RNA sequence: CUUAUCAAGAAAGGUGGAGGGAAAGGCCCUAUGAAACCUUGGCAACCCCGUAUUGGAAGGUGCCAAAUCCAUCUCAGAUAGAGGAGAGAUAAG
Numbered sequence: 001c002u003u004a005u006c007a008a009g010a011a012a013g014g015u016g017g018a019g020g021g022a023a024a025g026g027c028c029c030u031a032u033g034a035a036a037c038c039u040u041g042g043c044a045a046c047c048c049c050g051u052a053u054u055g056g057a058a059g060g061u062g063c064c065a066a067a068u069c070c071a072u073c074u075c076a077g078a079u080a081g082a083g084g085a086g087a088g089a090u091a092a093g
Stems, first nucleotide, its partner, number of pairs: 001093006011040005019029003025070002041064003045061003048056002068087001073084002075081001
């Protein structure tokens, strides 16, 4: 850069100590312990494997609060929208 997907799914322990959720906003998570690292476990999006639309999780990535948490631009509207764009994330090439 191209293409596809993003309403589903899946946490415990140890170390650690105050931040974290991309984004100067909102809202939320957090001393009933944030980030980070380690161990173990899990999920199954893509690749993959298969006895093949439904299954698997050995392997490569990825992931395990909230819609990609929501928003910013645009369209619609006025107790109104899971709209579109952009941005971002992930995978394959």